Predicted 3D model of a 364-nucleotide RNA (Bacterial RNase P class A) from an Actinomycetota bacterium. RNAcentral holds the sequence, with entries from ENA. A source record names the gene rnpB. The prediction has a mean pLDDT of 79.

[in-house]
RNA sequence: GGAGCCGGCCGGGCGGCCGCGGGCGGCAACGCUCGAGGAACGUCCGGACUCCGCAGGGCAGGGUGCUGGGUAACACCCAGGCGGGGCGACCCGUGGAAAGCGCCACAGAGAACAGACCGCCGCGCGAGCGGUAAGGGUGAAACGGUGAGGUAAGAGCUCACCAGCGAGCCGGGUGACCGGCUCGGCUCGGCAAGCCCCACCCGGAGCUAGGCCAAGCAGGGAGCGUUCGAGGACGGCCCGUCCGAGCUCCCGGGUAGGCCGCACGAGGGUUUCGGCCCCGGGGCGCUCGCGAGAGCGCUCAGACAGAUGGUCGCCACCGGCCCUCGGGCCGGGACAGGAUCCGGCGUACAGGCCGGCUCCUCCA
Numbered sequence: 001g002g003a004g005c006c007g008g009c010c011g012g013g014c015g016g017c018c019g020c021g022g023g024c025g026g027c028a029a030c031g032c033u034c035g036a037g038g039a040a041c042g043u044c045c046g047g048a049c050u051c052c053g054c055a056g057g058g059c060a061g062g063g064u065g066c067u068g069g070g071u072a073a074c075a076c077c078c079a080g081g082c083g084g085g086g087c088g089a090c091c092c093g094u095g096g097a098a099a100g101c102g103c104c105a106c107a108g109a110g111a112a113c114a115g116a117c118c119g120c121c122g123c124g125c126g127a128g129c130g131g132u133a134a135g136g137g138u139g140a141a142a143c144g145g146u147g148a149g150g151u152a153a154g155a156g157c158u159c160a161c162c163a164g165c166g167a168g169c170c171g172g173g174u175g176a177c178c179g180g181c182u183c184g185g186c187u188c189g190g191c192a193a194g195c196c197c198c199a200c201c202c203g204g205a206g207c208u209a210g211g212c213c214a215a216g217c218a219g220g221g222a223g224c225g226u227u228c229g230a231g232g233a234c235g236g237c238c239c240g241u242c243c244g245a246g247c248u249c250c251c252g253g254g255u256a257g258g259c260c261g262c263a264c265g266a267g268g269g270u271u272u273c274g275g276c277c278c279c280g281g282g283g284c285g286c287u288c289g290c291g292a293g294a295g296c297g298c299u300c301a302g303a304c305a306g307a308u309g310g311u312c313g314c315c316a317c318c319g320g321c322c323c324u325c326g327g328g329c330c331g332g333g334a335c336a337g338g339a340u341c342c343g344g345c346g347u348a349c350a351g352g353c354c355g356g357c358u359c360c361u362c363c364a
Stems, first nucleotide, its partner, number of pairs: 001360010012315007020035006037335001041346002044344005049206004061202005066080005081094005095197002100195002102191003117136002119132005144162006163187002165184008210260004219251006231243004264280002267278004281300008317332006
């Protein structure tokens, strides 16, 4: 210098004006303060929380699936095992096919207790029949490899070595698994995201969950009242005038409506269950410190048809043009966006930054 592999991060900054939602202060005008994301998205997993259901056991159904650890939990994360790919950094896959059933396109004679199309061998004049899986051909896949014996020709048919598988024993490892020895001719394909087997886990619905308060109307009860006049109107009271048969209170459920759930932390302790104390995190301000930072104070989105926007200026970035090389002009900036909250996964993303590692080449 070139080609790659892995991991992490940013997602414009400052200011003016206008505007929006929450909180606090104020009689008000208004002031102060907080106000989306790395994915807020998809809603694919797992939980917290809420309501309903629930003796216990089993069946059915669903989910997960190498091992160990982490966790509230997970299909997540970390470390490892085995297999495959890559020169490598690294990436991909993951229970059981020797319990049973099923399936394996096309081609091919034959596709799973194998199989005679060509070839080879025997019989035979030939047609054909029988033997044969060594050779050819088909296919993703054709039932170990090399050599010797054997045979009509052949074949684990037999033997030696090698490879694989299974069983037993020994050693290492928490374990998946690994290593060694002996024995057995055992040579036994793939798919479990087809059924199935084994091990473990699983009640249902979800914040439109759910809880509290509660006008008006209707219902139930009590009291007072209808010439012994309740109550209402005439601005508050008394008198007076007029109208006048209902009026008042209580109860339960509950509609409209309102409030809670609703917010920094799935940290800890304590509690009379209202809280209180301690610990930790982010932001802003002040003070101290050369600095890393420390201390103090304040604060942490909670809307309900759903706020976080618009515009202007300066700076930074990218692209184009001009250029007196100092700059000038024009244009651009993605994906997206709360709705109970949290932990993950997956997906989208203009542009940019950082770290570690591998291979090749060149120079010293």